The RNA shown here (transfer RNA) has 75 nucleotides and comes from a Candidatus Woesearchaeota archaeon.
Its mean pLDDT, the model's own confidence on a scale to 100, is 82.
Lineage of the source: Archaea > Nanobdellati > Candidatus Woesearchaeota.
Rfam family: tRNA. Its family is annotated with triplet codon-amino acid adaptor activity in the Gene Ontology.
[in-house]
């Protein structure tokens, strides 16, 4: 240089092929319930400009297209 692939909550990921109504989960956090306290347990709440920009479209994580990043495999 070329191709594949990954990037979504503080961590690990599902959703993407096949657009759709307020974007989810487990674990962590807070705070609350319960106990003499602690743990576990049960509830509640917070926490996201889906890795940027653009464009497509009444509607984008999703499709197109350009850059970054992490990985790979080929010259």
């Nucleotide at each position: 240089g070329g191709c594949c692939u990954c990037g979504u909550a503080g961590c690990u990921c599902a959703g993407c092929c096949u657009g759709g109504a307020u974007a989810g989960a487990g674990c962590g956090a807070a705070c609350g319930c319960c106990u003499c306290c602690u743990a576990a347990g049960c509830g509640u709440u917070a926490g996201g400009u889906c890795g940027g920009g653009a464009g497509u479209u009444c509607a984008a994580a999703u499709c197109u297209u350009c850059c970054c990043g992490g990985g790979g495999c080929c010259g």